[in-house]
Molecule: TPP riboswitch aptamer (THI element)
Organism: Nodosilinea sp. P-1105
RNA sequence: CUAGGAAGCUAGGGGUGUCCGAGCAAGUCGGACUGAGAUCAUACCCUAAGAACCUGACCUGGGUCAUGCCAGCGGAGGGAAGCGUUGAUUGAGGUGA
Numbered sequence: 001c002u003a004g005g006a007a008g009c010u011a012g013g014g015g016u017g018u019c020c021g022a023g024c025a026a027g028u029c030g031g032a033c034u035g036a037g038a039u040c041a042u043a044c045c046c047u048a049a050g051a052a053c054c055u056g057a058c059c060u061g062g063g064u065c066a067u068g069c070c071a072g073c074g075g076a077g078g079g080a081a082g083c084g085u086u087g088a089u090u091g092a093g094g095u096g097a
Base pairs, nucleotide, nucleotide: 001093005086008083009082010081011047012046013045014044016041017033018032019031020030021029022028053078054077055076059072060071061070062069
């Protein structure tokens, strides 16, 4: 600040990078960094209170062995929902310090 809010079920949406070594014809394998998650997943995150994720972007500044690693961009533009249970202004929950 706030009443259809939290959890649950079902359904849906999304991302999977950088560096090193081995092999190197090709397929690939191992390790390190950040992170919830690096196509290891039947996982992780997000679904309008929508920064999950996409466009801008082969963007700008800082930093790193390197990278959307950090910040800006962002009071920009897009972006995927239903159910019923429970809760009630003495506050579920959200945001800030």